About this RNA: The RNA shown here (transfer RNA) has 72 nucleotides and comes from an archaeon. Its Rfam family is "tRNA". Gene Ontology term of the family: triplet codon-amino acid adaptor activity. About the family: Transfer RNA (tRNA) molecules are approximately 80 nucleotides in length.

C1' cells in the first nucleotide's frame, strides 16, 4: 500500500431469508452430601458497528473497526 478470509453468550461452538437465536462449558441458586466433589433441577448471559435490499436479515449487498494470511 494491494488482496482474501473470519467475527453469535465469560469460553468453544449451531442455526437453507421465515424462532422466543439452540446447545455444550462456565457463574448463580436450589436439592442431594456431616462438609466439599461428582449428580440431579433451574435462573442469567450473544448475533462487531453503521446504511441498503427484502413482506421478513445473524445469513444477502455496501461501507467502518478488529483479527488472521498472503503479496508488495
Nucleotide at each position: 500500500g494491494g488482496g482474501c478470509u473470519u467475527g453469535u453468550a465469560g469460553u468453544u461452538u449451531a442455526a437453507u431469508g421465515g424462532a422466543u437465536a439452540g446447545a455444550a462449558u462456565a457463574a448463580c441458586a436450589g436439592g442431594u452430601u456431616u462438609c466439599g466433589g461428582c449428580c440431579c433441577u433451574g435462573u442469567u448471559g450473544a448475533u462487531u458497528c453503521g446504511g441498503g435490499u427484502u413482506c421478513g436479515a445473524a445469513u444477502c449487498c455496501c461501507g467502518g473497526c478488529a483479527a488472521g494470511c498472503c503479496c508488495u

The prediction has a mean pLDDT of 80.